[in-house]
Context: one part of a larger RNA
RNA sequence: GAUGAACGCUAGCGGCAGGCCUAACACAUGCAAGUCGAGGGGCAGCGGAAAAAGUAGCUUGCUAUUUUUAGACGGCGACCGGCGCACGGGUGCGUAACGCGUAUGCAACCUACCUUUAACAGGGGGAUAAUCCGAAGAAAUUUGGUCUAAUACCCCAUAACAAUAUAUAUGGCAUCAUAUUUAUUUAAAAGUUCCGGCGGUUAAAGAUGGGCAUGCGUUGUAUUAGGUAGUUGGUAAGGUAACGGCUUACCAAGCCUACGAUACAUAGGGGGACUGAGAGGUUAACCCCCCACACUGGUACUGAGACACGGACCAGACUCCUACGGGAGGCAGCAGUGAGGAAUAUUGGUCAAUGGACGCAAGUCUGAACCAGCCAUGCCGCGUGCAGGAAGACGGCUCUAUGAGUUGUAAACUGCUUUUGUACUAGGGUAAAUGUAUCUACGAGUAGAUAUUUGAAAGUAUAGUACGAAUAAGGAUCGGCUAACUCCGUGCCAGCAGCCGCGGUAAUACGGAGGAUCCAAGCGUUAUCC
Numbered sequence: 001g002a003u004g005a006a007c008g009c010u011a012g013c014g015g016c017a018g019g020c021c022u023a024a025c026a027c028a029u030g031c032a033a034g035u036c037g038a039g040g041g042g043c044a045g046c047g048g049a050a051a052a053a054g055u056a057g058c059u060u061g062c063u064a065u066u067u068u069u070a071g072a073c074g075g076c077g078a079c080c081g082g083c084g085c086a087c088g089g090g091u092g093c094g095u096a097a098c099g100c101g102u103a104u105g106c107a108a109c110c111u112a113c114c115u116u117u118a119a120c121a122g123g124g125g126g127a128u129a130a131u132c133c134g135a136a137g138a139a140a141u142u143u144g145g146u147c148u149a150a151u152a153c154c155c156c157a158u159a160a161c162a163a164u165a166u167a168u169a170u171g172g173c174a175u176c177a178u179a180u181u182u183a184u185u186u187a188a189a190a191g192u193u194c195c196g197g198c199g200g201u202u203a204a205a206g207a208u209g210g211g212c213a214u215g216c217g218u219u220g221u222a223u224u225a226g227g228u229a230g231u232u233g234g235u236a237a238g239g240u241a242a243c244g245g246c247u248u249a250c251c252a253a254g255c256c257u258a259c260g261a262u263a264c265a266u267a268g269g270g271g272g273a274c275u276g277a278g279a280g281g282u283u284a285a286c287c288c289c290c291c292a293c294a295c296u297g298g299u300a301c302u303g304a305g306a307c308a309c310g311g312a313c314c315a316g317a318c319u320c321c322u323a324c325g326g327g328a329g330g331c332a333g334c335a336g337u338g339a340g341g342a343a344u345a346u347u348g349g350u351c352a353a354u355g356g357a358c359g360c361a362a363g364u365c366u367g368a369a370c371c372a373g374c375c376a377u378g379c380c381g382c383g384u385g386c387a388g389g390a391a392g393a394c395g396g397c398u399c400u401a402u403g404a405g406u407u408g409u410a411a412a413c414u415g416c417u418u419u420u421g422u423a424c425u426a427g428g429g430u431a432a433a434u435g436u437a438u439c440u441a442c443g444a445g446u447a448g449a450u451a452u453u454u455g456a457a458a459g460u461a462u463a464g465u466a467c468g469a470a471u472a473a474g475g476a477u478c479g480g481c482u483a484a485c486u487c488c489g490u491g492c493c494a495g496c497a498g499c500c501g502c503g504g505u506a507a508u509a510c511g512g513a514g515g516a517u518c519c520a521a522g523c524g525u526u527a528u529c530c
């Protein structure tokens, strides 16, 4: 000098940051991922045209009212279907590794949504959920029968630039790549519409995101010296988006190692941060990038993408329910609880903005985010008054003691100011944008204009008015290092102490007082790093 700090004493305000470093210990409760009716059948609930019936008025077919039926309509729980749920958020267990960093390569690869280009969308079919009728079970849930729809599923047609093989030419980095020719093979599509579109299929490119490989770098111990059988290489096959012992069969006997293999211990890595003149040392909280993990271990399914935190299955430990037959659960999401600990916050508000998912949109969802609450945890800023005022007051302390010195212009007293405080009044911007309505331009779905709508924080920031010095100072130290000294008490006691050391009767070192010094809403102590 620094800190995610803690402890002691003390404490007025604001701004900006930060806030379980320990038990990846266990978790009550709520919320954290949905959305689309412009894909679909439907209609549980809400509204409801229309119809029917009743009641009242009464102009005898009209008004009012009640009930019922009502998928025509607004809309919509659950269901089928699409997209999303692989992002965002958390944690640092594991990992000494191509994990990370950096630099390359892929002639060995994939990529939903988005952009561009080209071509296409003809015909047919069978189901199934919901619903309805049952059955089993304490429950979770399971199950039988009947009906039905789709942008769900299946079949046929068409088609190559796709795949395989062949030939020629050119090129290269070995396998090969590109262009052209020929042959063979296989696979497509979905509707909806306000007729503008929005979607669908195939192929080629782009963008974005990933996968894989390689050079170099990446903690300690030799009181760890040998390690390795899919091990090292080859052939063949399988598998993968893709290369590869990735896997399998066969063959060979290799491969790594004092330039430290193997083993053990420790540890997420980096940008950065702290310190230092630098070199270096230390560190990895907050923010950003990458990795790993989601009660422990394993496995795959779906999907463009996962071997998936709030998905599935199996095993295990733990907790809970049970009718004992069987079931349910996973906060290292945001709050919150217990435990551990020196120690770390609210079971808050809003989607207004930014961003994300879905949707044509309106919009819905969003503990991401933005805000507020708590904490002097840190950094920065402000204040606790200013000027005059000597009878140098009283009181305290000290001394050479009728007095002097000091506290000290300090106080009283006089004048002033009002940051801050209290009360009242006004109150910008975060809303450029979005939505709604109208208009203008042209290439008709874009751009622009006008009006209007939307603010959690919050009547906050800020400004003004009134009042009144009013509401606001402590902590440590004073032997030397080290700025700051005397008196009293104590008497090697009580005690102090970072080091040297103080204390045994005149202690500037212990305790108290007066005074002084240094910092200041903080000051000291402890811990750790340079």
Base pairs, nucleotide, nucleotide: 001529002528003527005526006525007524008523009522012382013381014380015379016378017377018375019374020340025338026337027336029335030334031333034083035082036081039080040079042076043075046074047073050069051068052067053066054065055064056063057062090293091292092291099218100217101216102215103214104213105212106211109210110209114206115205116204117203118202119201120200122156123155124154125153132145133144134143135142136141162185163184164183165182167180168179169178170177171176191198192197219265220264221263226256227255228254231253232252233251234250235249236248237247238246268290269289270288271287272283273282274281275280295316296315297314298313299312318329319328320327321326346372348371349370350369354368355366356365357364358363385416386415387414388413395407396406397405398404399403421467422466423465424464425463426462430457433454435452436451437450438449439448440447441446442445474519475518476517477516478515479500480499481498485514486513487512488511489510495502496501
This is a predicted structure of a 530-nucleotide part of an RNA (small-subunit ribosomal RNA, 5' domain) from an uncultured bacterium. Rfam family: Bacterial small subunit ribosomal RNA. The RNAcentral record of the full RNA draws on ENA.